The prediction has a mean pLDDT of 77. This is a predicted structure of a 91-nucleotide RNA (SAH (S-adenosyl-L-homocysteine) riboswitch aptamer) from Winogradskya consettensis. The RNAcentral record of the sequence draws on Rfam. The source organism's lineage runs through Bacteria, Actinomycetota, Actinomycetes, Micromonosporales and Winogradskya. It matches the Rfam family "SAH (S-adenosyl-L-homocysteine) riboswitch aptamer". Rfam links the family to the GO terms regulation of gene expression and S-adenosylhomocysteine metabolic process.
RNA sequence: CGGGUCGAGGGGCGCUGCGACGGACGGGUCCACGAGAUCCGGACCGCCACGCUCGACCCGACGGUCACUACUUCAAGGGCGCCUCCUGACG
Numbered sequence: 001c002g003g004g005u006c007g008a009g010g011g012g013c014g015c016u017g018c019g020a021c022g023g024a025c026g027g028g029u030c031c032a033c034g035a036g037a038u039c040c041g042g043a044c045c046g047c048c049a050c051g052c053u054c055g056a057c058c059c060g061a062c063g064g065u066c067a068c069u070a071c072u073u074c075a076a077g078g079g080c081g082c083c084u085c086c087u088g089a090c091g
Stems, first nucleotide, its partner, number of pairs: 001060009010084006018051001021046003025041006050077001
């Protein structure tokens, strides 16, 4: 740095919807000729507001060569509308 798993970022309802995903459709290839497998396509349908950040662990790649101890402190974001929990302030 990349990928994966788990956890955290108070909770909930509704709406819209990009990407991804699924389906249908079109085309190419293969074929056991079975709406089968695979690749490409985008203006259709469905689904969708933790896909983000942080922490721990696992795997992989690259780089580096002295990594330590103590104390203190602790997130930042996430379309729109609404409800609610906690904390503080004002009336």